This is a predicted structure of a 525-nucleotide part of an RNA (small-subunit ribosomal RNA, 5' domain) from a Bacilli bacterium. Its mean pLDDT, the model's own confidence on a scale to 100, is 82.
Context: one part of a larger RNA
RNA sequence: GGAUGAACGCUGGCGGCAUGCCUAAUACAUGCAAGUCAAACGGAGUUAGCAAUAACUCAGUGGCGAACGGGUGAGUAACACAUAGGUAACCUAUCAUUAAGACGAGGAUAACAGUUGGAAACGACUGAUAAUACUGGAUUGUAUAUUUUUUCACAUGGAAGAAUAUUUAAAGACGCAACCAAGCGUCACUUAACGAGGGGCCUAUGGCGCAUUAGCUAGUUGGUGAGGUAAUGGCCCACCAAGGCGACGAUGCGUAGCUGCGCUGAGAGGCGAAACAGCCACACUGGGACUGAGACACGGCCCAGACUCCUACGGGAGGCAGCAGUAGGGAAUUUUCGGCAAUGGGCGAAAGCCUGACCGAGCAAUGCCGCGUGAACGAAGAAGAUCUUCGGAUUGUAAAGUUCUGUUGUAGAGGACGAAUGGUAGGUAGAGUGGAAAGCUAUCUAUUUGACGGUACUUUACUAGAAAGCCCCGGCUAACUAUGUGCCAGCAGCCGCGGUAAUACAUAGGGGGCGAGCGUUAUCC
Repeated sequence: GGAUGAACGCUGGCGGCAUGCCUAAUACAUGCAAGUCAAACGGAGUUAGCAAUAACUCAGUGGCGAACGGGUGAGUAACACAUAGGUAACCUAUCAUUAAGACGAGGAUAACAGUUGGAAACGACUGAUAAUACUGGAUUGUAUAUUUUUUCACAUGGAAGAAUAUUUAAAGACGCAACCAAGCGUCACUUAACGAGGGGCCUAUGGCGCAUUAGCUAGUUGGUGAGGUAAUGGCCCACCAAGGCGACGAUGCGUAGCUGCGCUGAGAGGCGAAACAGCCACACUGGGACUGAGACACGGCCCAGACUCCUACGGGAGGCAGCAGUAGGGAAUUUUCGGCAAUGGGCGAAAGCCUGACCGAGCAAUGCCGCGUGAACGAAGAAGAUCUUCGGAUUGUAAAGUUCUGUUGUAGAGGACGAAUGGUAGGUAGAGUGGAAAGCUAUCUAUUUGACGGUACUUUACUAGAAAGCCCCGGCUAACUAUGUGCCAGCAGCCGCGGUAAUACAUAGGGGGCGAGCGUUAUCC
């Protein structure tokens, strides 16, 4: 000199864009943060109606989601991360494409009703009922085992085909059409192949301090067999062998999330890991599995522990390292705000519902950037103040005064972009099917939707009116005099000032620097 998630002191006009618990991964009052589907199902209630029925709402069964999104960095020196590879050792819900299918049966159960236990949380028994819930059967394909053919490769082997034994489906919902009967479409469903995106596992290399840590290791190292997993593997188990790692630093201890990046520097390098982004780990502490395509699951379950709360003492409830907020700790870090209008996500055929993700507003000079606090003229060089050699000099065109401007401000008027590639209604065209309709795809027209916000912006009027401080002036280092003090009071980054003429302390005048900031402290280069 540069930098900061900064803090402190003095001061403080506005706007834009960012940033805001670095400490106690301390404890948490209260509210919200994950629901949705009635076009899967039986029912209950309300309203309208004489009724049939229609509309709406809801607990329950069922489906999908809740494994994403959001937070934190405690642990971790490790295949955790980064880079480059491997998987012939693997998985993959939803989505895209292609092919085939969707046959025929059955038994329950919740909600509900009745009885009943409990203070509550929550149950128990009996009776009835539905499904895209559940259970068998048939068929095709797949998978597994055996036999066999072709082909490929990188060692175990891979791919394709043929023959024998075990295993699917929602038969659904809605719309259209229909005298009868067959049907058409959309969304779901099943199987197989392939893709996309997402993961699992393995390998090489790389990035830290201590040797005042030198030896470490028994599932330890390897083999065989069995188990387990989606999958390789001591991953686990039985048996066998005695191996394996280490001065190229094992083991131990300490510290630490890693990276893209950020700061500094001419570079080499050094330092950092806030915000944004990728990966990992964690969710009161420790352990465990269940469900599921996916978790060993922040707002799920079970067990143990600490803590808090309720209790009728028998027993129960809870987990902010989500968004706000509270207490505490601390030098120190914000509102218990608005909205789903946009982007994105979940569910749904859709309308739509949910979304503290997100978009916005609020607070804070915390940072960066921009603007303003007026401009021009104005010498009687006014007054005052300071210094003085008493002549004057400086403050100083500075002020006053005159003429302007109106950025900002105040008041009034108008007033957005962000919003249409979306939804709804109507029209036109096209593909396939069909007798047709409906549906699908493309396109056109109309209409609708804004939290921010009456904000940004534009314009009219008004007044220089409402807006400057902080630090320094001995040298380093730009900027000097007077008075007071008298090794006192004090200053100080280093050298050092102060003991009666202090440019170094304090005050005043003047000057220098930066400027809505200026200094100090801390840390890094």